The part of an RNA shown here (large-subunit ribosomal RNA, domain IV) has 362 nucleotides and comes from Amanita sinensis. The full RNA is in RNAcentral, with records from ENA. The organism belongs to Amanita, within Eukaryota.
[in-house]
Context: one part of a larger RNA
Parts: sequence; C1' cells; structure tokens
RNA sequence: AAGUUGUUAAGGAACUCGGCAAAUUCACCUCAUAAGUUAGACGAAAAGAGGUACCAUUUGUGAAUUCUAUUAUUGAGACUUUGUUUUUAAUAAUUGAUAGAUAAAUGGUGGCACAGAAUCGGAGGCCCCGACUGUUUACUAAAAACACAACACAGUGCAAUCAUUAAUAUGGUAGUAUACUGUGUGAAAUUUGCCCAAUGCCAUUAAUAUAAAAGCGGUCAUAGGAAACUGUGACUAAUUGAAAAUCUGGUUAAUAGCGGUCUUAACCAUGAGGAUCCUAAGGUAGCAAAAUAAAUUGGCCAUUAAAUGUGGUCCGGUAUCAAUAAUGUAACGAUGGCCUCACUGUCUCUACAACUUGCUCA
Repeated sequence: AAGUUGUUAAGGAACUCGGCAAAUUCACCUCAUAAGUUAGACGAAAAGAGGUACCAUUUGUGAAUUCUAUUAUUGAGACUUUGUUUUUAAUAAUUGAUAGAUAAAUGGUGGCACAGAAUCGGAGGCCCCGACUGUUUACUAAAAACACAACACAGUGCAAUCAUUAAUAUGGUAGUAUACUGUGUGAAAUUUGCCCAAUGCCAUUAAUAUAAAAGCGGUCAUAGGAAACUGUGACUAAUUGAAAAUCUGGUUAAUAGCGGUCUUAACCAUGAGGAUCCUAAGGUAGCAAAAUAAAUUGGCCAUUAAAUGUGGUCCGGUAUCAAUAAUGUAACGAUGGCCUCACUGUCUCUACAACUUGCUCA
C1' cells in the first nucleotide's frame, strides 16, 4: 500500500445514474389484521402490539404402565344345605400411589441482555409492461422477449391435410372433425367499428386470343415411272387445341387501408349546420405529451425548501386506435419508474483493530 473481516461519537441517503453495498427484520406462542378483489387455503406471515430464563406454590390437561383398596356383575370350586359364607378368575366403575410429559395463574430470584450462540422475511403506498407457474442468448442480455390455458380463421372424410425421403417405407395413429395440421391473437371481464378499389385466396359459367402438338390445301426440290401417279425433304398454312390470364361474384380475427377545400350561431371565439371535390371507405368506441418522432423540461394540480422526476387532469395523436388487438384489472414478477417509514460508514469525514499478500528499512 492493497485485500478480507469487524467496530465507529453526532447526523441519517446529505452518497449515487440508482440506497449499489451494508445495516435493519428474522424462531415459536398469543392478540390483531386495511384498501382492493376473479369472493379464494386471495390480498395475509398484510400492517401492528405483547410474551419467552430459573425456583416455589396452586389449579388443571390428556394418554399409558404397574400396584393398592372399595363396589357391582358373571363363571368355577368348597361348605352347609337351598341361601349364606369363603377362595379364585374375568369384565366394568371409582379412589390413591408410581415414573415421565404438558398448560395457566400467583409469589419469588439473578443478569446489561432470558428465542442470551448459530441458523433465520425489512415493511408499506402509487404507476408502466406482461395475466399467472414456466422457458431463453452454455461463456457480457432472464426481460416488457418465447411459451401458456383460451379465442378466431383456414385446410383435412382417413390410402386424410401435413412432415421426412431418390424410392419402398415411416411419423401423424394403433388417433378419426369434441380429431389432426397451419396461421394469428394470448387467462378471465367489457368490446372488437367502416372499407373487397389494389394484392392474395375461394367459387362460377360462357366467350376471346393462344402454347406445345396435330394438320386440309398450296409452292419448290428430289427418287421411281412411258404416263397417270406414288414416296421423301424444305417453305407456307385453313382448321383443331389445356391450364393460367381476361370476365362475373364472394372473402378482412386474409395482406392492407381508414381525405381535402370553402362557409356558417344578434360582441369575440368556437363551429352543431351548409356547399363542393375526390375516394373502396374516409379513423367509430376507447385511450392519450403514453415503452407512442420532433416541437417538449407542453398547460394546470399534487408531491419537494428546491423536481427535465413521479402521479392526476387537459388535449390536433396532422406519426394513437381496435385479435399487427383496444380498454380497465385482483393475484403474481431476482422486470422497469416514483415515493414514505425503519435502518445503516453510501455519505458529511474519517478513525481504530485483527488476519492475508506485496514493498521499504533493520
């Protein structure tokens, strides 16, 4: 000097991006427990208050073992003789004792301290996100990401759609539409508006122009033949000719999308209303300076001595918005943000001690 550990008067987060780290709390018993709520063994170990050692006395508690005594019933034996006595065994009840356990009350005793060590939740309030338990970047990310139950849509009739494979085959499944596969949303609650013009997908019938292919006929060349004609090749070509496309409909919890301009109410302002252009339709309910561009540290209120913070509220957000889900929410979270109490060497502001390592000197 560094590291590890411990203790630090007074203050108590003034530290810091941030209470990071440390401290507080911690066991058992008794009492007592709020808002909220999906009514729950929820929240809850909420919060909060008190007790705990040892000795004596008293009053209990519940079970067991053995012994003693008493009473009752039943069986057996004896006696004398038809009801008494005695002995023995079993069952039941009561009483007392034994060794050990345990609760409360009263009185007393000692200590700074009685769950005397160790182990062993700090608590509460508000908001965002995700319902939850769960999963994840082995070696910088555990989360608001993934999954999830549930909801919706689409496909599939079983030799199923689908997956793997060159194929046989196999899985799916020894299942059968309350099933399987694919896609999206992501518990439950309240809801989920308008648009089929574009792009997809599904369905329908007729027609059009075709591709490959087929090919009437024609021209030229060539082989055979006396000729008629026949064969081959090249060029040309009437005509026939599928799917897809075109066409007509449907479909948004399919991909997506969801407007301008002018004007207007006996002050001003605002614009319920009117006019007009365009469009497939013009953003509905809801929420909103939000995990939501900038302007922006928006305006107001609360919180603070002081607030680019947080909460509430307003709201043109001209770049919010409804299963690319919208809104609110109990419970949950090593999630994120803010605040309060308790606590403390985080700090004001350091100091001391022990141990380990290194260095300097001896």